[in-house]
RNA sequence: AGAGUAGGACAAAUGACCGCUGCUUUGCCGCACGGCAAAGGGGAGGAAAGUCCGGGCUCCAUAGGACACGGUGCUGGGUAACUCCCAGUCCUGGCGACAGGAAGGAAAGUGCCACAGAAAGGAAACCGCCCUGUGAAACCGACAAAAUAUUUCACAGGGUAAGGGUGAAAGGGUGAGGUAAGAGCUCACCAGUCCCGUCGGUGACGAUGGGAGCUAGGCAAACCCCACCAGGAGCAAGACCAAAUAGGAGGACCUCAAGGAUGCCCGUCCAGUGUCCUCGGGUUGGUCGCACGAUCUCGAUGGCAACAUCGAGGCUAGAUGAAUGGUCAUUGUCCCGCCGCGGGUGACCGAUUCGGGAAACAGAACCCGGCUUACGGACUGCUCUAACA
RNA sequence: UGGGGUGUCGUCAAGUGGUAAGACACGGGCCUUUGGAGCCCGCAUCCGGAGGUUCGAAUCCUCCCACCCCAGCCA
Numbered sequence: 001a002g003a004g005u006a007g008g009a010c011a012a013a014u015g016a017c018c019g020c021u022g023c024u025u026u027g028c029c030g031c032a033c034g035g036c037a038a039a040g041g042g043g044a045g046g047a048a049a050g051u052c053c054g055g056g057c058u059c060c061a062u063a064g065g066a067c068a069c070g071g072u073g074c075u076g077g078g079u080a081a082c083u084c085c086c087a088g089u090c091c092u093g094g095c096g097a098c099a100g101g102a103a104g105g106a107a108a109g110u111g112c113c114a115c116a117g118a119a120a121g122g123a124a125a126c127c128g129c130c131c132u133g134u135g136a137a138a139c140c141g142a143c144a145a146a147a148u149a150u151u152u153c154a155c156a157g158g159g160u161a162a163g164g165g166u167g168a169a170a171g172g173g174u175g176a177g178g179u180a181a182g183a184g185c186u187c188a189c190c191a192g193u194c195c196c197g198u199c200g201g202u203g204a205c206g207a208u209g210g211g212a213g214c215u216a217g218g219c220a221a222a223c224c225c226c227a228c229c230a231g232g233a234g235c236a237a238g239a240c241c242a243a244a245u246a247g248g249a250g251g252a253c254c255u256c257a258a259g260g261a262u263g264c265c266c267g268u269c270c271a272g273u274g275u276c277c278u279c280g281g282g283u284u285g286g287u288c289g290c291a292c293g294a295u296c297u298c299g300a301u302g303g304c305a306a307c308a309u310c311g312a313g314g315c316u317a318g319a320u321g322a323a324u325g326g327u328c329a330u331u332g333u334c335c336c337g338c339c340g341c342g343g344g345u346g347a348c349c350g351a352u353u354c355g356g357g358a359a360a361c362a363g364a365a366c367c368c369g370g371c372u373u374a375c376g377g378a379c380u381g382c383u384c385u386a387a388c389a
Numbered sequence: 390u391g392g393g394g395u396g397u398c399g400u401c402a403a404g405u406g407g408u409a410a411g412a413c414a415c416g417g418g419c420c421u422u423u424g425g426a427g428c429c430c431g432c433a434u435c436c437g438g439a440g441g442u443u444c445g446a447a448u449c450c451u452c453c454c455a456c457c458c459c460a461g462c463c464a
Stems, first nucleotide, its partner, number of pairs: 001385007010376001012331007020043002023040007045361001049372002052370005057234004061268001064266002067263001070229004074088005089103001090101004104225002109223002111219003126164002128160011172190006191215001193212008238288004248279006259270002281463003295314008333358005341350003390460007399413003407444001415431005437453005
């Protein structure tokens, strides 16, 4: 210098003027609710987004039990909790820094594996190879013919999973023995599986010794099995006040069992004569919930880390057709153009005057923890390659 | 703000792991003096997009995108 990889932070600053929206104080009006004015002070994000997970909070009489449905799935830790985070194991990709992994069970069972292929799972004989039988031909021999042996071909019966061919995938690999030909049929080595040990590790697992059997296909983001988790609805939850209307019509169910917790059943309980659904009617207001919280900042301690504990300090948006903005000036960052300056042999580097330009994605709506997605320029660590010293 | 659903040719749509049916429309041809009708042929190569599982994905899983529907209170 080029190519790459990982990470944390920032999201321009200051001032003036004009606005918007809450809060506090003061003054005026007012019996009061409240209204008006002035001053002071507060006012979006790293994702406020998607609403994909998890929790707080609230209601559903009781969340207790079984089943169904659903979710998660290597190990250890963190957390209020998680499908999240941290640290590791194994596998995969990369020369590497590093990245990714829904990563339990396929020797519990069921199912699927299209087309092709003989055969798609404890299977299968299409070609090939080999044996047997029958027939034919050739060869040998001989005066000639026949038989036998050998070879080849055809047919029939059998053996063979070494080789060919099909396929994403064909039931370990290499070598030797063995055989009619072959084959874990036998043996040696290697890979893998299972069983029993030893050592290291909390553990996943790693290293290593012995034995067995020769070898067991893939798919569980197919059903399923195993282990663990999970009641439902959501701030339009829910509580209170006020206003207005026809406590109207139809249907279903029940008459002491329908209903009440939102798949279904059981158990406990409640209320009390009706319950549920649809249509119709009225209203389109206010207050609370709602801003002190798994809170923020700094420091110390423990821990590899995620994080936890302790101490000190701080209070930090609260709208409801929905505020958080605009203009100007100066400065900072980056880019472009021009003039010179300094350093260096040089490519180039450094500072600077003037003029012009650029600054993304995006807007809280009950609140938090994550994930994912969108997006600007700069910075830092590390890796590989090349050149120079 | 919360909840639910749907995306397959220009339109309506079938397909739920193994070559993307069909209808209308559209294009070409035949027939006809011409048009219509009729007959024959053609028309998806990115199944809304991206990634993953699998030998193989419209279909199974994850994340995005677009569109649609429902939901206040009183009695």
Record summary: This is a predicted complex of two RNAs, RNase P RNA and transfer RNA, with 464 nucleotides together. The prediction has a mean pLDDT of 76. It holds a member of the Rfam family "Bacterial RNase P class A".